[in-house]
RNA sequence: GCCGAUAAAGGCAAACCCAUCGAAAGAUGGGGGCGCAAAGCCACGGGUCUGAGGCUCAUUCUUUGGGCUAUGAUCGCCGGGCUGCCGAAG
Numbered sequence: 001g002c003c004g005a006u007a008a009a010g011g012c013a014a015a016c017c018c019a020u021c022g023a024a025a026g027a028u029g030g031g032g033g034c035g036c037a038a039a040g041c042c043a044c045g046g047g048u049c050u051g052a053g054g055c056u057c058a059u060u061c062u063u064u065g066g067g068c069u070a071u072g073a074u075c076g077c078c079g080g081g082c083u084g085c086c087g088a089a090g
Stems, first nucleotide, its partner, number of pairs: 002090001003087002011036002016031006034076001040082003044079003047074003053069006
């Protein structure tokens, strides 16, 4: 250095519930604990989710519905970048 123990010291926290924010996806805080060796950080590439606003079609007579769309969201989907605790076996 690779690697990752039924190791030690610690860390994070899914679903669900409550509160707040948001059009939504979702986020933050509290409870909770499924899991995680980067489940620390960065939306850079791909994916996925949302669709306020925009574009468009139909409807209608000014409303309703459909389609497309990220500048929104997700790093606990994958890849990439940056940083990092511990140390058995190999």
The RNA shown here (c-di-GMP-I-GGC riboswitch aptamer) has 90 nucleotides and comes from a Chloroflexota bacterium. The source organism's lineage runs through Bacteria, Bacillati and Chloroflexota.